[in-house]
Formats: sequence, structure tokens, C1' cells
RNA sequence: GACCAGGCGCCGCCGAAUCACGCGCCGCGUGGACCGGGGACCCACCGCAGCACUGGGGUGAAUCUCGUCCGCCUUGCAAGCGAGGCAACGAGUAGGGCCGCUUCCAGCCCGAACCCGUCAGCUAACUCGGUAGGCGGCCGCGGAAGACAGG
Repeated sequence: GACCAGGCGCCGCCGAAUCACGCGCCGCGUGGACCGGGGACCCACCGCAGCACUGGGGUGAAUCUCGUCCGCCUUGCAAGCGAGGCAACGAGUAGGGCCGCUUCCAGCCCGAACCCGUCAGCUAACUCGGUAGGCGGCCGCGGAAGACAGG
């Protein structure tokens, strides 16, 4: 000097996931704030017939379509060829994010995961819960219009 990694502080991003106070104090409790579930009237659903399949629901942007299929399961038959599903892998997509707000354009990304347990439409009162986790920072601050605020 270069590169890599870690700690602290600060500045930011996704997300509801933060702030204050107290206590027997690195844990817990209470409250504010934010977020989610259950839960009336009204409304919706609720009628008849046939076929097929098979529970249903919630948080979340995270749904849906097509293709490939060498793997697994079920299944039809004229036994060699099919059908359906799951998984895996691709290409898209509803939708979502990117330094105060809205819209349009441009660019870059995400398009997961989990929970309830046979049960739940909306829903005032009421009631039950959550306040995690994961990332970025020597570069970045894109364009147009509008609003707000300030001068």
C1' cells in the first nucleotide's frame, strides 16, 4: 500500500415490528403508537338439475399461466402406448420494493415462507394477539408533471 473479515457509532432499506416508564434489571411488566385475528343488525351467501373433484381458512406483494420432465405416486388398455397429480428445472405473470408525497416514463430487484386445525363472509360494541427477522453504506443522489412546505 492492496485485499478480506469482525466490533462499535452513525446514516439508510424491506417489514406492523417502534417509543416511554417501571421492576426483584440484559430479563420481565405496563402504557402510547403501529399491525393482525375473532365478533351483530343490515347486506351478501343460502333455490333447482347434472357431472367431476375434494375440507376450509389466515398473515404476506408473493398469485396465476405455459413448457421441460431424467425422479416419485395413482391409473386405463388392445400391453405397447396413454392419462392425472406431486416434485424438480425454465420462461413469463397478477402484484410488490428502490433516500419526504402522488402520477407517468426509465433502470435495477422481489414475485417467498409460514400459521390455524374441520372452524371463522362483512361486521358496531366487545374480545384475543404481534411489535420479529433480514440487509446496505465511499458510494449514491434518473427524467417529467403536480401538490405540500420553505424562502